[in-house]
Annotation
Predicted 3D model of a 1179-nucleotide part of an RNA (large-subunit ribosomal RNA, half B) from a Candidatus Portnoyibacteriota bacterium. Taxonomically the source falls in Candidatus Portnoyibacteriota (Bacteria, Bacteria candidate phyla). It matches the Rfam family "Bacterial large subunit ribosomal RNA".
Context: one part of a larger RNA
RNA sequence: ACUUGUUAAGGGAAUUCGGCAUAAAUAGCCCCGUACCUUUGGUAGAAGGGGUGUCUAUAUCUGUCUUUGAUAUGUAGAAGGCAUUUGUAGAUUGCAAUAACAAGGACCGCCCGACUGUUUAUCAAAAACAUAGCCGGUUGCGAAUCCGAAAGGACAUGUAUAACCGGUGAGACCUGCCCAGUGGUGGUGUUUCAAACUCUUUUUCAAGAGAGCUAAGACCCAUCAAACGGCGGGCCUAACUAUGAGGCUCUUAAGGUAGCGUAAUGCCUUGUCAUCUGAAUGGUGACGUGCAUGAAUGGUUUAACGAGGUGGUCACUGUCCCUAACAAGCACCUUCUGAAUCCAUUAACCGGUGAACAUGCCGGUGUCGCCUUGUGGGAAGCGAAGACCUUAUGAACCUUUACUGCAACUUGUUGUUGCGAUUUUAAGGAGAGUGCAUAGCAUAGGUAGGAGCGUCGAAAUCUAGCUUUGGCGAAGAUGGAGCAACCAUGUAAUACUACUCACUUUUCUUAAAGUUGCUUACUCGGGAGGGGACACCAACAGGCGGGCAGUUUGGCUGGGGCGGCACCCUGCAGAAAAGAUAUCUGUAGGGCCUAAUGGUAAGCUCAUCCAGGUUGGAAAUCUGGAGUUGAGUGCGAGGGCAAAAGCUUACCUGACUGUGUUUUGCACAGCAAGAAACGCAGAGAUGAAAGUCGGGCCUAGCGACCCCACGUAGUUUUUUAAUAGGACUCGUGUGUGACAGAAAAGGUACUCUAAGGACAACAGGCUCGUCGCUCCCGAUAGUCCAUAUUGACGGGGCGGUUUGGUACAUCGCCGUCGGCUCUUCCUAUCCUGGUUGUGCAUAAGCAACCAAGGGUGUCGGAGUUCACGCAUUAAAAGGGAUCGUUAGCUGGGUUAAGAACGUCGUGAGACAGUUUGUAUGAUAUCUACAAGGCGCGCAUUUGUCUGAGUGGAACGAAUAUCUAGUACGAGAGGAACGGUAUUCGGAUGCCUCUGGUUUAGCGGUUGUUAUGAAGCAGGCCGCGCAGCUACGCAUUGGUGAAUAAGUACUGAAAGCAUCUAAGUACGAAGUCAUCCGCAAGACGAGACAAUAUAGGCCGUUGAAGAAGACAACGUUGAUAGAGUUGAUGUGUAAAGCCCAAGAACCCGAGGGCCUUAGCAUGCAACUACUAAUAGCCAA
Repeated sequence: ACUUGUUAAGGGAAUUCGGCAUAAAUAGCCCCGUACCUUUGGUAGAAGGGGUGUCUAUAUCUGUCUUUGAUAUGUAGAAGGCAUUUGUAGAUUGCAAUAACAAGGACCGCCCGACUGUUUAUCAAAAACAUAGCCGGUUGCGAAUCCGAAAGGACAUGUAUAACCGGUGAGACCUGCCCAGUGGUGGUGUUUCAAACUCUUUUUCAAGAGAGCUAAGACCCAUCAAACGGCGGGCCUAACUAUGAGGCUCUUAAGGUAGCGUAAUGCCUUGUCAUCUGAAUGGUGACGUGCAUGAAUGGUUUAACGAGGUGGUCACUGUCCCUAACAAGCACCUUCUGAAUCCAUUAACCGGUGAACAUGCCGGUGUCGCCUUGUGGGAAGCGAAGACCUUAUGAACCUUUACUGCAACUUGUUGUUGCGAUUUUAAGGAGAGUGCAUAGCAUAGGUAGGAGCGUCGAAAUCUAGCUUUGGCGAAGAUGGAGCAACCAUGUAAUACUACUCACUUUUCUUAAAGUUGCUUACUCGGGAGGGGACACCAACAGGCGGGCAGUUUGGCUGGGGCGGCACCCUGCAGAAAAGAUAUCUGUAGGGCCUAAUGGUAAGCUCAUCCAGGUUGGAAAUCUGGAGUUGAGUGCGAGGGCAAAAGCUUACCUGACUGUGUUUUGCACAGCAAGAAACGCAGAGAUGAAAGUCGGGCCUAGCGACCCCACGUAGUUUUUUAAUAGGACUCGUGUGUGACAGAAAAGGUACUCUAAGGACAACAGGCUCGUCGCUCCCGAUAGUCCAUAUUGACGGGGCGGUUUGGUACAUCGCCGUCGGCUCUUCCUAUCCUGGUUGUGCAUAAGCAACCAAGGGUGUCGGAGUUCACGCAUUAAAAGGGAUCGUUAGCUGGGUUAAGAACGUCGUGAGACAGUUUGUAUGAUAUCUACAAGGCGCGCAUUUGUCUGAGUGGAACGAAUAUCUAGUACGAGAGGAACGGUAUUCGGAUGCCUCUGGUUUAGCGGUUGUUAUGAAGCAGGCCGCGCAGCUACGCAUUGGUGAAUAAGUACUGAAAGCAUCUAAGUACGAAGUCAUCCGCAAGACGAGACAAUAUAGGCCGUUGAAGAAGACAACGUUGAUAGAGUUGAUGUGUAAAGCCCAAGAACCCGAGGGCCUUAGCAUGCAACUACUAAUAGCCAA
């Protein structure tokens, strides 16, 4: 020093992020008395007051014992004892009576959460979770939900007042609008849609293809927001202004209602006002233009509650001003012991250099060797292959409308899978009925036969039935003889028979679909029985499907991200005199167009200017002339082009087929697509011909493998009478623009790994645009006058405190903001000192020069640096030192894991937005620094000095007063030199006083032990010596020398002038001395004095002290102890006697006298009683 404690005068939160630290204060019990608010329960121990010991007496409560006992021989009662409860009265002591221990600080606001409760064992206890209450949804029991591959199981031996899922979160008042999106639910069928099935398809089979049918789903239509979610803009307007009830308009699914609102949500922002304060980035109350509030992702309130967050007040205090003393432990020393790491050697400072921050290099300076105790500046110290950042064709989790799948669910078909009934439809069989143009008696299906048919019952009537309302009519009843032919009408003639068409209808069979029944498969958690061809199960197929899984989520990049870019073409600059040449260097383009804007041949000449000429103009069309490219050339730029490459006309399709070479792409190696050029053959176009033509005046206008499609293409293969199909070649098309071409979204702050200083954030380096300072010029202002002051437009520098740029060192790790503490340096000086100018009378200023010795402070809010404010001050200057300082402190902020709000995102999550909470390691090896020792040297030893050198601020400033109401000034005002006193800050020393402490000491007192003594954190309390201390006391200069800015003298160069050139003199808190420390290791080792000794061990010690050391003493002795006396502290001991409220026998707290007593002492003096005896080493 630290840790844990004790105590502090005066002040009382000034400390600090914050009253952190229960540090202090409060505290038990009894009595009194208790507000706002309120859910009437509470708040409440609210707050705030009073009492509390001991003794004596008395009353009383309870238990018990002894004696006695009226009246009934049991008792009631009485007297007394012991213990006990609750009072009353009186007496009495002390600083203090819950005397120790134990034992709430209180109040007033706000935010959040209703509450009690739960949570991250091991950094988060919370506002998070839960909760009762509210709401929604699913589920009828073999329930839904959940676990499991299944069997099986939980819920539950429960049954909708139940179970499960989701949201909200007591209570009170409420909960607005939106169904366009996503999602849920319901519905419907003209769409779409798988397998199965049916049909078609080549001559057949197979395999395909096509069509039909078709479930769920999609589509469509509704509905649902206490489902996921969402809830606008512009312009104008009232008789001051302002505002805008109102109007117009665009637009939406709807346009935010009630509330609340600078908020846990508000960027701007420290919003504005009020209040709290001396002062408030704070708190509270309001306002509302709300970046980005808002209604069960609940809104607004709310009593009670909270180790929650935040502000204020009282009390209280060492949190602080400003520290001090004390105690114990640790530490230090001694003794008994006694590791590990580590070990080639070495280990200064300053400046410079250097991979840009060196113990080690260079240059200086310093330094005898060793040890001990300390402090932590450095070793870019130790600890951990940085967690931030980047990279990886790394990882892991998480999310989703990423990609691809898989469970689960759902739908259809088939199997398991049987027997029926019925309906509909289709086909077929059988039966029956019906058939109306006009004309005709009239309802004529068609054809053929046909002259008959009929008592085996005709016409007619009634009735069931059908119907187009005209009629037809089987069967039945009555009836008892007619109906046809003939005639007539008509295309057709009827009775009767047969066949047949259309429609209707009955029935049967088959098939499909639907409905329904049965019981025997199957099934059911005791039986009875229930369900039942459904379901379960299996297969196939469709839908849905982050529930689960595997993966992807690119590159360049003056870090990464965001942005931009990537292929091709042109010119110039960059590009450094061949060529080539990079950058997220600068600038302009392309991803086409065109059947004519192409080919050939022929002809022509443009732009512009001049002259002439109707409307007619500068410019239209016409005429004449000049006209080397100034026009035009599809599109950029460059290069080209005049009987053309431009313009016009005529005829055409070479914008051909096949094939080869070369160049370019890519300088000089290799490489694809693409592009261009030049040939040959063929067939053509045009031209009289030579010739030209494989698109366009040229250079941009583009794209692999595989698969697929196409072609009057070719080759080939299986089998054929013939093919279809396949394979290959050629050509064309569909595209990869991340353009030599993967099939692909996000989050991570819960994170992980590897690597990187190849690459960011801090700091350093370089640079200095920016920043700060300065200089030059001198427009303007200053009445006049550039330079008292001001200093435009411009220009030149310096610094390395801002912000940038860069990416050099550091990612096997240099701790990151601010504050505290402590030191040093710079000056571009805020004050103090000395000067100059002034638009300087004085005073006060303004500006400048010299000057860094000293000083430069307190408080409020904010984490703040900064900035702002209040009151002071001589002044409240600016900066550096790894934005000095974390192996020194703090940890408020930033910047982990929890949580919340706003905003963004479908989501996981995110936010230089806000809010709350959240581990600061370590025993110091070297060096450095602060101290203390030992050895050796300085050739005898000891003692005393000198002072080369070195450190210092040892002083700095203010106020008042005398000078003096003087100088000055019209006045108002108003100095100075010099002197004195005081104050503040700093420094040094001390303890007489004052204060603090005082675990020496004295006294009082509680509980404990029957009592005493003693003990119990000195139990607590009061006082307090020495010592140590501050809050106390004392001291704290003047002079000299040389100078700075400046002022001068003399004085030339330059006959003058001039402070300067020679010479001379002044001139500052600054410099050097004087002054105070250290100092001869000052190796330059000094001087002087004494002198042959000086020391050490050992012992008694302290004013000295961690250990060593230093100092005193050691019998020739007061060194320590002990003793005596004093001084000092406390406060009157014990014993005895007397008094004492009572009581009257004991007893009795307490008081008085003896007794300024007793006790005590780190102090002083005296005194050898005890111990320093004896001796040893060395020289």

The full RNA is in RNAcentral, with records from ENA.